[in-house]
RNA sequence: CGAGUAAGCUGAGCGGACGCGGCGCGGAGACCCAAAAGGCCCGCGCUGAGGAAAGUCCGGGCUUCACAGGGCAGGGUGCCGGCUAACGGCCGGUGAGAGUGAUCUUAAGGAAAGUGCCACAGAAACAAACCGCCUAAGCGCGCAAGCGCCGGCAAGGAUGGAACGGUGCGGUAAGAGCGCACCAGCGGCCGGGUGACCGGCCGGCUAGGUAAACCCCACCCGAAGCAAGGCCAAAUGCAGGCGCACAGUGCUGCCCGUCCUGCCUGCAUAAAAGGGCCGCAGGAGGCGGCUGGCAACAGCCGCACCAGAUAGAUGUCCGUUCACGACAGAACCCGGCUUACAGGCUUGGCUCGGCUU
Numbered sequence: 001c002g003a004g005u006a007a008g009c010u011g012a013g014c015g016g017a018c019g020c021g022g023c024g025c026g027g028a029g030a031c032c033c034a035a036a037a038g039g040c041c042c043g044c045g046c047u048g049a050g051g052a053a054a055g056u057c058c059g060g061g062c063u064u065c066a067c068a069g070g071g072c073a074g075g076g077u078g079c080c081g082g083c084u085a086a087c088g089g090c091c092g093g094u095g096a097g098a099g100u101g102a103u104c105u106u107a108a109g110g111a112a113a114g115u116g117c118c119a120c121a122g123a124a125a126c127a128a129a130c131c132g133c134c135u136a137a138g139c140g141c142g143c144a145a146g147c148g149c150c151g152g153c154a155a156g157g158a159u160g161g162a163a164c165g166g167u168g169c170g171g172u173a174a175g176a177g178c179g180c181a182c183c184a185g186c187g188g189c190c191g192g193g194u195g196a197c198c199g200g201c202c203g204g205c206u207a208g209g210u211a212a213a214c215c216c217c218a219c220c221c222g223a224a225g226c227a228a229g230g231c232c233a234a235a236u237g238c239a240g241g242c243g244c245a246c247a248g249u250g251c252u253g254c255c256c257g258u259c260c261u262g263c264c265u266g267c268a269u270a271a272a273a274g275g276g277c278c279g280c281a282g283g284a285g286g287c288g289g290c291u292g293g294c295a296a297c298a299g300c301c302g303c304a305c306c307a308g309a310u311a312g313a314u315g316u317c318c319g320u321u322c323a324c325g326a327c328a329g330a331a332c333c334c335g336g337c338u339u340a341c342a343g344g345c346u347u348g349g350c351u352c353g354g355c356u357u
Base pairs, nucleotide, nucleotide: 001353002352003351004350006347007346008345009344010343012321013320014319015318016317017316018315020048021047022046023045024044025043026042027041029040031039032038050327054338055337057336058335059334060333061332062225063224064223065222074221075220076219077218078217079093080092081091082090083089094108095106096105097104098103109216110215114214115213116210117209118208130157131156132153133152134151138149139148140147141146165183166182167181168180169179170178184206185205186203187202188201189200190199191198192197229278230277231276232275236268237267238266239265240264241263247261248260250258251257286303287302288301289300290299291298292297322325
């Protein structure tokens, strides 16, 4: 210098004008509303989207429903250890695979519980004689060579992604882990590791693949969701009580009596625009520092308060600077994952190649 690789940050800046939401303070009308609370109006001040606010794919908080516990069904997860409120997330490892390497990928339990499937080809897809090889032993025929029978063989050919461990030497009638050496797997023992697993020795023990096929094993999961859900009741409806007295009304012109309204209590009923409040913005939160840990993360200390609507605000215009501006916008909250994204920056410098000294 070039190519690559890993981790992280940022997501135009400044000023002005006019608007909009929220909060606080002050003021005013007596307008909206049954009422209260609140709203409406004016002024001032402060404040107002994101790294993904998104997809709604996982996990939790919170809320309601008797969800006790256990089981069935159903769903999910699946190497090991750790982190966490929890997770299918994250961190660190192991094995396997890719790359010269830094590094990356991994849905990675069980095929010796059972069942199914393995297209085409091929005799055969699981315990296999199509071609082929053999004729030692036994039987028959023959003087004999030999032929036939009974058989033996997975060494070779052929098919296939895969053919009953592989290569070689010995061995044999021909063969065969039948024997041996090395390799692969499996099992046992010893050693190391918390563990996945790794290393060594021994044993011929040799078993096809497929579980994002059924299934088996281990562990986890109650359901619905902020339009969750809770509070406030004037009118209305229902039920009960009181009617001694008071008020109204009917029977009746008056009195008594009586009915209804009324009064009291309980229950029910609350918004698509003319109810309100809580939930609802102080949090498993953010920023900075220290300590422990390889790390995820945890603990302690300090600092600041940082959107909160319910037809739903965060906009428009002007000036100016630059590297000329991407994807996109909260709606109960939080931790993740995934997806979208113009451009810019930082770090370990980590790897490979080239050049110069």